[in-house]
RNA sequence: AGGAAUAAAGGCAAACCUAUCGAAAGAUAGGGGCGCAAAGCCACGGGUCUACGGUCAUCUGGCCUUGCCAGGGACUAGGAUCGCCGGGUUGCUGGCU
Numbered sequence: 001a002g003g004a005a006u007a008a009a010g011g012c013a014a015a016c017c018u019a020u021c022g023a024a025a026g027a028u029a030g031g032g033g034c035g036c037a038a039a040g041c042c043a044c045g046g047g048u049c050u051a052c053g054g055u056c057a058u059c060u061g062g063c064c065u066u067g068c069c070a071g072g073g074a075c076u077a078g079g080a081u082c083g084c085c086g087g088g089u090u091g092c093u094g095g096c097u
Stems, first nucleotide, its partner, number of pairs: 001097002004093001011036002016031006034083001040089003044086003047081003053076004058072006
């Protein structure tokens, strides 16, 4: 430097439950423990999720009718996810090369 058999010291913590925050996806804290050798950290590339807001040449209705309002629909990341994959970066252990 590579790589992750096994063991030890330890570490993290899915679903689910409770509380709080959020429009939602989701997040944080406590309980919990499916799993994890980077399941530490960074949304950088791709994927996935969401759609408050925005856009529409779209639908329905209303009106003081040519534009505005209300409700739907479609699209959209400035949102979320690093426990989806890749990349970057830091690091414990010890069999092996």
Molecule: c-di-GMP-I-GGC riboswitch aptamer
Organism: Caldilineales bacterium